[in-house]
Molecule: SAM riboswitch aptamer (S box leader)
Organism: uncultured Psychroflexus sp.
RNA sequence: UAUUUAUUAAGAUGAGGUGAGAGAACGGCUCGAAGAACCUCAGGCAACUUCAAGAGUUGAAAAGUGCCAAAACCGUCCACAAAAAGGAAUAAUAAAGC
Numbered sequence: 001u002a003u004u005u006a007u008u009a010a011g012a013u014g015a016g017g018u019g020a021g022a023g024a025a026c027g028g029c030u031c032g033a034a035g036a037a038c039c040u041c042a043g044g045c046a047a048c049u050u051c052a053a054g055a056g057u058u059g060a061a062a063a064g065u066g067c068c069a070a071a072a073c074c075g076u077c078c079a080c081a082a083a084a085a086g087g088a089a090u091a092a093u094a095a096a097g098c
Stems, first nucleotide, its partner, number of pairs: 003096006013042005021031003025076004043068003048064002050060004072090001077087002
């Protein structure tokens, strides 16, 4: 970082530093000086890689990642009279791959 595959309505936060933004983009809406984002420490969730047993699968959580407001916060394109449900796009993460 092209590309491929899988997943994304569940789950899980305290302290210190610092000080105004944050929720990918755009619109909405929301969070934020009763402290945003970021950094550090500690904790937790999950189970992609991993480990054990295995037919499906089940279990574990040491290691590599990830994650810990709101459904990926909602919408965006298609479809639909409209709504809901659905599909797609985009994004994120993992495992490959270049």